[in-house]
Context: one part of a larger RNA
RNA sequence: GGCGUACGGUGGAUGCCUUGGCGCCAGACGGCGAAGAAGGACGUGGUUACCUGCGAAAAGCCUCGGCUAGGGGGAAACACCCUUUGAUCCGGGGAUCUCCGAAUGGGGAAACCCUUCCCGGCAAAACCGGGAAACGGCCCGCUGAAUCCAUAGGCGGGUGCGAGCCAACCCAGGGAAGUGAACCAUCUCAGUACCUGGAGGAAGAGAAAGCAACAGCGAUUCCGCUAGUAGCGGCGAGCGAACGCGGAACAGCCCAAACUCAGCCUUCCUUUGAGAUUUCAGAAUUGAAAUUUGAGAUCUCAGAGGAGGGCUGGGGGUUGUAGGGCGCGCGUCGGUGUAGAACCGAAGAGUUACCAAUCCGGCGGCUAUCCGAACGACUUGGAAAAGUCGGCCAGAGGAUGUGAUAGCCAUGUAGGAGAAAGCUGACCGGACUCUUACGCGCGUUCCUGAGUACCGCGGGGCACGAGAAACCCUGCGGGAAUCCACGGGGACCAUCCCGUAAGGCUAAAUACGUGCUGGCGACCGAUAGCGAACUAGUACCGUGAGGGAAAGGUGAAAAGCACCCCUGCGAGGGGAGUUAAAAGUACCUGAAACCGUAUGCCU
Numbered sequence: 001g002g003c004g005u006a007c008g009g010u011g012g013a014u015g016c017c018u019u020g021g022c023g024c025c026a027g028a029c030g031g032c033g034a035a036g037a038a039g040g041a042c043g044u045g046g047u048u049a050c051c052u053g054c055g056a057a058a059a060g061c062c063u064c065g066g067c068u069a070g071g072g073g074g075a076a077a078c079a080c081c082c083u084u085u086g087a088u089c090c091g092g093g094g095a096u097c098u099c100c101g102a103a104u105g106g107g108g109a110a111a112c113c114c115u116u117c118c119c120g121g122c123a124a125a126a127c128c129g130g131g132a133a134a135c136g137g138c139c140c141g142c143u144g145a146a147u148c149c150a151u152a153g154g155c156g157g158g159u160g161c162g163a164g165c166c167a168a169c170c171c172a173g174g175g176a177a178g179u180g181a182a183c184c185a186u187c188u189c190a191g192u193a194c195c196u197g198g199a200g201g202a203a204g205a206g207a208a209a210g211c212a213a214c215a216g217c218g219a220u221u222c223c224g225c226u227a228g229u230a231g232c233g234g235c236g237a238g239c240g241a242a243c244g245c246g247g248a249a250c251a252g253c254c255c256a257a258a259c260u261c262a263g264c265c266u267u268c269c270u271u272u273g274a275g276a277u278u279u280c281a282g283a284a285u286u287g288a289a290a291u292u293u294g295a296g297a298u299c300u301c302a303g304a305g306g307a308g309g310g311c312u313g314g315g316g317g318u319u320g321u322a323g324g325g326c327g328c329g330c331g332u333c334g335g336u337g338u339a340g341a342a343c344c345g346a347a348g349a350g351u352u353a354c355c356a357a358u359c360c361g362g363c364g365g366c367u368a369u370c371c372g373a374a375c376g377a378c379u380u381g382g383a384a385a386a387g388u389c390g391g392c393c394a395g396a397g398g399a400u401g402u403g404a405u406a407g408c409c410a411u412g413u414a415g416g417a418g419a420a421a422g423c424u425g426a427c428c429g430g431a432c433u434c435u436u437a438c439g440c441g442c443g444u445u446c447c448u449g450a451g452u453a454c455c456g457c458g459g460g461g462c463a464c465g466a467g468a469a470a471c472c473c474u475g476c477g478g479g480a481a482u483c484c485a486c487g488g489g490g491a492c493c494a495u496c497c498c499g500u501a502a503g504g505c506u507a508a509a510u511a512c513g514u515g516c517u518g519g520c521g522a523c524c525g526a527u528a529g530c531g532a533a534c535u536a537g538u539a540c541c542g543u544g545a546g547g548g549a550a551a552g553g554u555g556a557a558a559a560g561c562a563c564c565c566c567u568g569c570g571a572g573g574g575g576a577g578u579u580a581a582a583a584g585u586a587c588c589u590g591a592a593a594c595c596g597u598a599u600g601c602c603u
Base pairs, nucleotide, nucleotide: 001602002601003600004599005598006597007596008595009594015588016553017552020524021523022521023520024519025518026517027516029513030512031165032164039100040099041098042055043054044053046078047077050074051073061094062093063092064091065090066089070082071081072080105114106113107112115133116132117131118130119129120128121127135162136161137159138158139157140156141155142154143153169200170198171197172196173195174194180187184234210217211216221248222247223246224245225244231239232238252505253504254503255449259315260314261313262312263311264310265309266308267307268306269305270304271303272302273301274300275299276298277297278296279295280294281293283292284291320483322448323447324446325444326443327442328441329440330439331438334344335343336342346436347435348434349433350432358431359430360429361428362427363425364424365423366422367421369417370416371415375390376389377388378387379386391408392407393397399411400410401409454478455477456476457475458474459473460472461471464490485500486499487498488497489496540547541546560587563575564574565573566572
């Protein structure tokens, strides 16, 4: 030195464990914010570095409920306190709530600097305390250009209207490329990713100018089929319906217009009165003019009547077997009333749309909780829940804990009960509010959404790439009809059928899950599972955007080794003691690499 054996050190694998994750399901809920949010900075404890809580009233204050013996957070200790006159804790309501942040008096390198006015304190212009002072929208008032009226603009007052944050879902405006086509350009990826705007608890869509096919259906949405079919397609890659059927859920309505009533504005005509200007005639006076009377014309103002136009409000009216208006005729709720009007009654309806705005009570739900059956002995052991013996409960034998494996020990579970206060409901009742019409027949032809429909050109959307290309949207140009009408039924025409555009509202079935509650898992078990079981988006890195760790386990209980010895009043160790066991806080188990000590053999 090598190989082996024994015993160690180091190291932290493995096993076991779980406070943390991951996923799914169900339910509830779906917003917060100028009354200052989300998120932070700085403070705040007797002693306090961090986390948590809170805000100069600062691990808290008041109040109303719940609970019951302890409590002063994680988190020990000392000191000092609180508490059956009910503390701590849990829930409802309230108070306080520095500074930054939409941040909003002005500024600014966030958590800082500076100002004006009002009120109060004060002797005080100083200082202190309180309040107001951003922008936009809306409303009101004053003022007021070019430009007469007016408008723009300016000034002032009022206003809890907006802004900012938020996981996904939703709608809209924009909108790629890698890729696939084994290249690539039409095409695909894909109207995806991404950007922007907007909203809600859902959004969007929605009561046929729809489908269909000679039979019929009857708003929308979603699911299963139809069907990878019909089609589209450098007919490549690929894209990909509908009709119809079966289900979920169901709900229908309101305007515009005709007509009518009222108010206001306005044009024209007629008429009355007043005034002004002017012409003519007569008369009086006069040299003339002027003045006066009568007639005419024009203009202005005021009143009345008629015809038309416009605006606002009320009524009316809302559809496709066309409907409505207007005129005529007939029929038609109860009472008072000749009738009408009006009043009373009666009936119906209602706050998610349907004309429209709320409130109260009940009941149910949410935000704390409470009741809740049934076991003992012996043996082993450190410990009984184990084993043995004998019982019991069960609407409860889910689960977790307890010194090993517990239906009957604890928390609980099944099943029940419960709210002073706040919130909530599509349920019930009341207050309240609204409605009380219409139906039939005949006539009339008044109305029924216009730069619209449609056409041409250029695009886009429809499964459909210009194709035979209908249908929908529209940038440019042209441009109807008015119910004997108009649109559609996949070029187009006819017949037939279906519908009624150019206004609007509408619950449910559907989508999503930041956060909340509960349950479950042939999900993980500390190099796994979230990046994070621990001071984790921390430490650390980066100018920054951003990147981003490592790190769990004594024991049943600290009983965490009193005392003695070596030593530097060390570190560490030896005794003693605790414990079932040192498992001794570098702590469960404690593999390997690696490093030793002793020894056998070989060299």